[in-house]
Context: one part of a larger RNA
């Protein structure tokens, strides 16, 4: 020095475990913000740091409920000082306080800082100082003022129990909009109207009440799912892209509604025109002298449809009661008020609530049934005999516990807040409508259509309808107009150019509960541990590592060696080769002893 055996060190694999994750499901909730949000900074405890809570009233204040013996949050003990059956700590609901920054909004600014004005108050001999409130901008509305320029307008100012601003995981709608890629290259095409950027909402959004489909038969707003169907189509007819009708369901008494126009009342502005025509609801008589007519504007009535509808006008049928007005009298008509009857409603069609009852939710409460024996450090395992079960889900307890603890099944509970349902009050509307004739009235205009160039549709310009953007041109009003995939005829369906609308649908930051042939500390979220931390970077940004003594600290009193670290005894414990460098403790690597070989 090598080999072998034994025994240690180092190291932290493996096994077991789980406080943490992950995927999905169900239910709930679904916007917050100038009454100052989201997110932070700095403070705040008797003693110092981190987390958490809270805000100069600062681990807290007040009120109402629950609960019932200890409490002063966690890491995390210790000391001190206190509170509590006059009910603390704790849990729930409502309120109060809420520094500074942040849309940040008195002005400024390198966020958490600096400097002010005004009113009132405190203090001072007085000034400095302090406290409370208030002071940004934009839009709308009202009023005042007011240029060029006469009226006006622009502009300026004041007020404003009117609004906005910023934030939010995904979902939604709109505007803009790639490339890697595929086509085995590549240019049309594809990826893809995707990623990404911007804007704007809501708890959902969007769509939506046929100028729709269909095809000689019919359906009857929209949305979503299944099917139709990888079909019909489209496509350098390549790669690929890719419907719809119909049928079956979800939702559902929403085949839902409101307007524009015709006609008409009132107010107001302008025009023509007259001095009595017209007009003052109709008829007759009397009286009045503001008006009538045409064109605008505002507002009320009317009206809303495709077996076309409405207006005006004629005829017929039918009309709740009462009071008042329309110059006077009688009758009729119209309008308004009240009573009565009916309908509807905060969810579109108008819009505020109050209250009662029920249910859910935000704290809780009750909740069955087991003992003995041996051995063990310890019994839940074993042996023996019982019991409960609308409860044998789960977790904990010194080893596998229905009957030990907590729970579970079941039953039960709210002063206050909140959600849903129903009723009442309340609010709104209706009380004339129908049939049948006539009618030179109306039925959404720079629109439809057409042209040029784009785009969306399964549809790449094609025979290219349909929808739509920009520019140009430019109709008709029911004997009208549009569509049915060029176009024409016939036939059929519908009624554009105004608007609103619940549900079925999407998502999950958040709350509650549950499940897993999901992970088990190099895994699972980056993060089981003071993690978006330490650290790196000028910055945008990047981004870790570190879990396990034991049932219980019982965490080794005391003695010895040593300066200490550390160790030897003694002691605890079932175990100390479980000693906080702590479960198990592999390998590489490093020793010691013994044997053999050289």
């Nucleotide at each position: 020095g090598g080999c072998a055996g034994a025994u240690g060190g180092u190291g932290g694999a493996u096994g077991c475990c789980u406080u943490g994750g992950u995927a999905c499901c169900a239910g709930g909730g679904g916007c917050c913000g100038a009454u100052g949000a989201a997110g932070g900074a700095c403070g705040u405890g008797g003693g110092a740091g981190g987390c958490u809570g809270c805000g100069a009233u600062a681990g807290g204040c007040c009120u109402g409920g629950g609960g019932g013996a200890g409490c002063u949050g966690c890491c995390a003990a210790c000391c001190g000082a206190g509170c509590u059956g006059u009910g603390a700590u704790c849990c729930c609901a409502g309120g109060g306080u809420g520094u500074c920054c942040g849309a940040a909004u008195g002005g400024g600014g390198u966020a958490a800082c600096c400097c002010g004005g005004c009113a009132c108050g405190a203090g001072u001999c007085a000034u400095g100082u302090c406290g409370u409130g208030u002071c940004a901008c934009c839009c709308g509305c009202a009023c005042c003022u007011g240029a060029a320029u006469g009226c006006a307008u622009a502009g300026g100012g004041u007020g404003u129990u009117g609004g906005g601003a910023g934030g939010g995981a995904a979902c939604g709608c709109c505007g803009g909009g790639a490339a890697g890629u595929g086509a085995a290259a590549c240019a049309u095409c594809u990826c893809a109207g995707u990623a990404c950027c911007g804007g704007c909402u809501g708890g959902a959004a969007g769509a939506g009440a046929a100028a729709a489909c269909a095809a000689u038969a019919g359906u009857g707003a929209u949305u979503c799912c299944g099917u139709g169907a990888g079909u019909a189509g489209u496509g350098g007819c390549g790669a690929g892209c890719g419907a719809a009708a119909g049928c079956g369901g979800a939702u559902u008494g929403a085949u839902g509604c409101c307007u524009a126009a015709a006609c008409u009342g009132u107010g107001u502005g302008g025009g023509c025109g007259u001095g009595a025509u017209a007009c003052c609801u109709g008829u007759c008589a009397g009286g009045g002298g503001u008006u009538u007519c045409c064109c605008g504007c505002a507002u009320g009535g009317g009206g809303u449809c495709g077996u076309g509808a409405g207006g005006c006008u004629g005829u017929c049928c039918u009309u709740g009661g009462u009071c008042a007005a329309a110059c006077u009298g009688a009758c009729a008509u119209u309008u308004g008020g009240c009573c009565c009857g009916g309908a509807a409603g905060u969810g579109a069609c108008a819009a505020a609530g109050u209250u009662u009852g029920g249910g859910g939710u935000u704290a809780g409460g009750c909740g069955a049934a087991c003992c003995g024996g041996a051995g063990u450090g310890a019994g839940u395992g074993c042996c023996g005999g019982a019991c409960c079960g609308u409860a044998g889900a789960g977790g904990g307890u010194g080893a596998g516990a229905g009957u030990c603890c907590u729970g579970u099944a079941g039953c039960u509970g709210a002063a206050a807040g909140u959600c849903c349902c129903a009723g009442a009050c309340c609010u709104u509307c209706c009380g004339u409508g129908g049939a049948u004739g006539g009618u030179u009235c109306u039925c959404g205009a720079g629109u439809a259509g057409c042209c040029a160039c784009g785009a969306a549709c399964u549809c790449c310009u094609g025979u290219a309808a349909u929808u739509u953007g920009u520019g140009g041109u430019g109709a008709a009003u029911u004997u009208g107009c549009c569509a049915g995939g060029a176009c024409c005829a016939c036939c059929u369906g519908g009624u554009a150019a105004g608007g609103c609308u619940g549900a079925a649908u999407a998502c999950u930051u958040c709350c509650u509960g549950g499940u897993g042939a999901c992970c088990g500390a190099u895994a699972g979220c980056g993060g089981a541990u003071g993690a978006g931390u330490a650290c790196c970077g000028u910055g945008a940004g990047g981004g870790a590592a570190u879990g396990g003594u034991g049932a219980a600290a019982a965490g080794u009193a005391c003695c010895c060696c040593g300066g200490g670290a550390g160790g030897g005894g003694a002691g605890u414990g079932a175990a100390a080769u479980a000693g906080u460098a702590c479960c198990u403790g592999a390998a590489a690597c490093c020793g010691u002893c013994u044997g053999c070989c050289u």